This is a predicted structure of a 145-nucleotide RNA (FMN riboswitch aptamer (RFN element)) from Sporomusa sphaeroides DSM 2875. Its mean pLDDT, the model's own confidence on a scale to 100, is 77. Of the family's consensus pairs, 100% are formed in the model.
RNA sequence: ACUUAUUCUCAGGGCGGGGCGUAAUUCCCCACCGGCGGUGUAUCAGGAUACUGAUGAGCCCGCGAGCGCUCUUUACAUAUAAAGAGGACAGCAGAACUGGUAAAAGCCAGUGCCGACGGUAUAGUCCGGAUGAAAGAGGAUAGGC
Numbered sequence: 001a002c003u004u005a006u007u008c009u010c011a012g013g014g015c016g017g018g019g020c021g022u023a024a025u026u027c028c029c030c031a032c033c034g035g036c037g038g039u040g041u042a043u044c045a046g047g048a049u050a051c052u053g054a055u056g057a058g059c060c061c062g063c064g065a066g067c068g069c070u071c072u073u074u075a076c077a078u079a080u081a082a083a084g085a086g087g088a089c090a091g092c093a094g095a096a097c098u099g100g101u102a103a104a105a106g107c108c109a110g111u112g113c114c115g116a117c118g119g120u121a122u123a124g125u126c127c128g129g130a131u132g133a134a135a136g137a138g139g140a141u142a143g144g145c
Stems, first nucleotide, its partner, number of pairs: 002144009016030004031125002033115002035063004042055005058113002066092002068089001069086007096111005117128003
C1' cells in the first nucleotide's frame, strides 16, 4: 500500500425589490440556489517534459433522502390507521439546446429548462416530519497479507 471486522466524526444551498389583493417570502414581474461518486480538450501546482497531484457538469452515467408501491405485525366488522421491513420496486421523478474551437466538449459564448411530501392564498427558497435518515467523505482500533 491492499484487504476484513468493529467503531467514531462529518455529511444542503437559496425570496432581496416591486405589483394585485382582506390575505401571497406561495400568484405576476425582476431576483436567488444547486447533495454524493464517476467522467475533461479546462484551471492551478510540481516535474526528470514521460508524467504526477489538486480543483473540476443541477439538466452525460449512476447514487441518496421524501412520496408512492409490496410484504409483515398490531388495532378494526369493513373502510382504514399505526409500526417495522424491502431497490434481483424507479412508479411520482426531474431538467439542454444552439454557435465557436477541437480528432473528440463536460471548455468558451448565448439562450433555455428542472427541483418530494404535509401545512398555508397555489412554495426549489417559509413552517413541519428532521436534535431524523442517508449517498458518501475522513479517522481510530484489531486481524490478514